[in-house]
RNA sequence: GUACGACAAAGGCAAAACCAUUGAAAAGUGGUGACGCAAAGCUAUAGGGACUAAAUUGGCCAUAUUGCAUCAUGUCCAAAAUGUCAGCCAGCUGCCAGA
Repeated sequence: GUACGACAAAGGCAAAACCAUUGAAAAGUGGUGACGCAAAGCUAUAGGGACUAAAUUGGCCAUAUUGCAUCAUGUCCAAAAUGUCAGCCAGCUGCCAGA
């Protein structure tokens, strides 16, 4: 330096669930807790992928006004990333052991 994870050592991280908290949500943070992990360390506009759907836009319906239409408000539906995820792949860095 390269690929690699047989046996070990020192240690590390912490899924689900529950509680608290932030958020519209996805999800984040803290605590309890360990399913697992040799990168479960870091990177989320300028790789792929996944999740959510607030603003906004469109549509149906309802309500109020009205002669009608427009406009307004509200439920629902659809679109919508500028939001989120690296414990999906990826990129970067790195401990120990053996080769």